[in-house]
About this RNA
The prediction has a mean pLDDT of 82. This is a predicted structure of a 72-nucleotide RNA (transfer RNA) from an uncultured Caulobacterales bacterium. Its Rfam family is "tRNA".

RNA sequence: UCCGGCGUAGCUCAAUGGUAGAGCACGCGGCUGUUAACCGCGGGGUUACAGGUUCGAGUCCUGUCGCCGGAG
Numbered sequence: 001u002c003c004g005g006c007g008u009a010g011c012u013c014a015a016u017g018g019u020a021g022a023g024c025a026c027g028c029g030g031c032u033g034u035u036a037a038c039c040g041c042g043g044g045g046u047u048a049c050a051g052g053u054u055c056g057a058g059u060c061c062u063g064u065c066g067c068c069g070g071a072g
């Protein structure tokens, strides 16, 4: 320098162009001699950044940044 993949909650990951979710973690409550476990409820998001397409973008297109891998 070129090519490819990835970037979404604190962490690991989902989400056919049509309401952004799950598990774990965290908070509150239930259960009990207490803790753990278990059960219920809840808070938490500039979907890396900037544009574009579209009635509508996490998803499609372009550029930038970061990480990983490959080629030379």
Stems, first nucleotide, its partner, number of pairs: 001071007010024004018055001026042005048064005